The part of an RNA shown here (large-subunit ribosomal RNA, domain IV) has 354 nucleotides and comes from a museum specimen metagenome. It matches the Rfam family "Bacterial large subunit ribosomal RNA". Its family is annotated with ribosome and structural constituent of ribosome in the Gene Ontology. RNAcentral holds the full RNA, with entries from SILVA. Model confidence (mean pLDDT): 88 of 100.
Context: one part of a larger RNA
RNA sequence: CUGUGGUUAAGGAAUUCGGCAAAUUGCCCCCGUAACUUCGGGAGAAGGGGGGCCACCCUCGGUGUAGCACCGUGCGUGCGAAGCUAGGGGUGGCCGCAGAGGCCAGGGAGAAGCGACUGUUUACUAAAAACACAGGUCCGUGCGAAGUCGUAAGACGAGGUAUACGGACUGACGCCUGCCCGGUGCUGGAACGUUAACAGGACUCGUUACCCACUGUGUGGGGAAGCGGAGAAUGGAAGCGCCAGUAAACGGCGGUGGUAACUAUAACCAUCCUAAGGUAGCGAAAUUCCUUGUCGGGUAAGUUCCGACCUGCACGAAUGGCGUAACGACUUCUCCGCUGUCUCGACCACAGGC
Numbered sequence: 001c002u003g004u005g006g007u008u009a010a011g012g013a014a015u016u017c018g019g020c021a022a023a024u025u026g027c028c029c030c031c032g033u034a035a036c037u038u039c040g041g042g043a044g045a046a047g048g049g050g051g052g053c054c055a056c057c058c059u060c061g062g063u064g065u066a067g068c069a070c071c072g073u074g075c076g077u078g079c080g081a082a083g084c085u086a087g088g089g090g091u092g093g094c095c096g097c098a099g100a101g102g103c104c105a106g107g108g109a110g111a112a113g114c115g116a117c118u119g120u121u122u123a124c125u126a127a128a129a130a131c132a133c134a135g136g137u138c139c140g141u142g143c144g145a146a147g148u149c150g151u152a153a154g155a156c157g158a159g160g161u162a163u164a165c166g167g168a169c170u171g172a173c174g175c176c177u178g179c180c181c182g183g184u185g186c187u188g189g190a191a192c193g194u195u196a197a198c199a200g201g202a203c204u205c206g207u208u209a210c211c212c213a214c215u216g217u218g219u220g221g222g223g224a225a226g227c228g229g230a231g232a233a234u235g236g237a238a239g240c241g242c243c244a245g246u247a248a249a250c251g252g253c254g255g256u257g258g259u260a261a262c263u264a265u266a267a268c269c270a271u272c273c274u275a276a277g278g279u280a281g282c283g284a285a286a287u288u289c290c291u292u293g294u295c296g297g298g299u300a301a302g303u304u305c306c307g308a309c310c311u312g313c314a315c316g317a318a319u320g321g322c323g324u325a326a327c328g329a330c331u332u333c334u335c336c337g338c339u340g341u342c343u344c345g346a347c348c349a350c351a352g353g354c
Stems, first nucleotide, its partner, number of pairs: 001352008010343002014341001019338001027051005036041001038172001052094008061085003067079004071074001095099001107336007114328002119131002135170007147156003173323004178253003183250002185246005192241003198235002204229004210222005254272005281315001282312001293309005
């Protein structure tokens, strides 16, 4: 010097991002115990008192000798002095600084956020507000089910059968869950439009037997059948267009101007746009940029915290909204207790280093 322990005057969080670490508390018995609450809880709430040893007395049990009683006479049953013994209570006394004398062994309270809860998770930096969850809703599936694995056979689903199984979202409980189907998706419809292979072959082109003309062993023109090329009309499914439905499907849920007899504000009016213009509830919030918003509370002093306001940059209703008892090694604020965290250090022990 480092590490691990121990003690510390006075103060007691002044330390620090933050009481991190440490300290306090700790067991049993008795008394006592708030808000709130889903009446279970909260609760070991909180907060108090007692606790050792010795003697004597009281009480209540166990066992049970002697003895007594009984009749079913048995290795019987019941009661039960004595003796031994488990607990409870009382009175008196004894010792220490200290009696749950060591080890072991909850600190507590108030308020808010999030998640209902017990659980699960990043084996080796994250345990959480993330995942799961019971409950809710929607969609699919009638059984050789849907779905999944496999080329298939086959298997799971299930030796189940819609109170079942698969998928998606939400996430106990309470009160609720508004408007929009224009876009995208899904479902239904099938009259009309469009639409593939294919069917169909009109029309047309090439070739040529043959025919015609001529400047004639060739050139030009016409050209049946066959073969070949190209190919219109017409017919032709789903799909798409089209018509509807559907938001606990993906999603979306306005602007401007004016107006009341102080001012301010605007219940009201006008106008533009939209599929429809955000309802209830909540709101500077795990969401608020401006912002340390403003007011109130708490402090001597508070960018955090709590309660309000609403000007919501950019909350909002199962990508759920708002509450909520209980629960949480979660996050935030405060108080009591307690302390070497600190004022501010000091000393002791052990281990290691120099």